[in-house]
Record summary
Transfer RNA from a Patescibacteria group bacterium, 77 nucleotides, folded computationally. The RNAcentral record of the sequence draws on ENA. Its Rfam family is "tRNA".

RNA sequence: GGACGUUUAGCUCAGCUGGUUAGAGCGCUGUCCUCACACGACAGAGGUCGGAGGUUCGAGUCCUCCAACGUCCACCA
Numbered sequence: 001g002g003a004c005g006u007u008u009a010g011c012u013c014a015g016c017u018g019g020u021u022a023g024a025g026c027g028c029u030g031u032c033c034u035c036a037c038a039c040g041a042c043a044g045a046g047g048u049c050g051g052a053g054g055u056u057c058g059a060g061u062c063c064u065c066c067a068a069c070g071u072c073c074a075c076c077a
């Protein structure tokens, strides 16, 4: 340098053919339970969906550019 893939909550990941309130598990906080801790029950907080544009009535989803990470290939006096 080229091809491909990934990027969504603190972590690991879903999210269908673009369609109307962005989710799950774990973790975190509070209450209950317990002598206490753990387990368990209930409730809650936490998101610019990597960034910027575009298409559309409507974008996490489609298109373009950029960035980070990964795999492979090429180059390397």
Stems, first nucleotide, its partner, number of pairs: 001073007010026004019057001028044005050066005